[in-house]
C1' cells in the first nucleotide's frame, strides 16, 4: 500500500432487512448455621464513525478507524 476476516450489554458469544438473544459477570430477593453454593427477579449494547438505499439496517452499498491474518 493491495487482498482477507474481525469491531455487538462490564467479558464472551450468537444475531435469512421487521421491537438486539444467550453464557459468565453484578445488583436485589428467597433459601441456609453461613455462604462465593442453589433457586427467582433486575439493571446493562441504539451494534467501531459518518453518509447512502429502504417504509424499516447490527444486517445491503460507499467512504473513513482499529485489531489480526497474508502478499509486496
Nucleotide at each position: 500500500u493491495g487482498c482477507c476476516g474481525g469491531g455487538u450489554c462490564g467479558u464472551c458469544u450468537a444475531g435469512c432487512g421487521g421491537u438486539a438473544g444467550g453464557a459468565c459477570g453484578u445488583c436485589u430477593g428467597c433459601c441456609u448455621c453461613u455462604g462465593g453454593a442453589g433457586c427467582a427477579g433486575a439493571a446493562a449494547a441504539u451494534c467501531g464513525a459518518a453518509g447512502g438505499u429502504u417504509c424499516g439496517a447490527a444486517u445491503c452499498c460507499u467512504u473513513c478507524c482499529c485489531c489480526g491474518g497474508c502478499a509486496g
The RNA shown here (transfer RNA) has 72 nucleotides and comes from a Candidatus Berkelbacteria bacterium. The sequence was found in a public genome assembly. Rfam family: tRNA. Its family is annotated with triplet codon-amino acid adaptor activity in the Gene Ontology. From the family's description: Transfer RNA (tRNA) molecules are approximately 80 nucleotides in length. Its mean pLDDT, the model's own confidence on a scale to 100, is 81. Lineage of the source: Bacteria > Bacteria candidate phyla > Candidatus Berkelbacteria.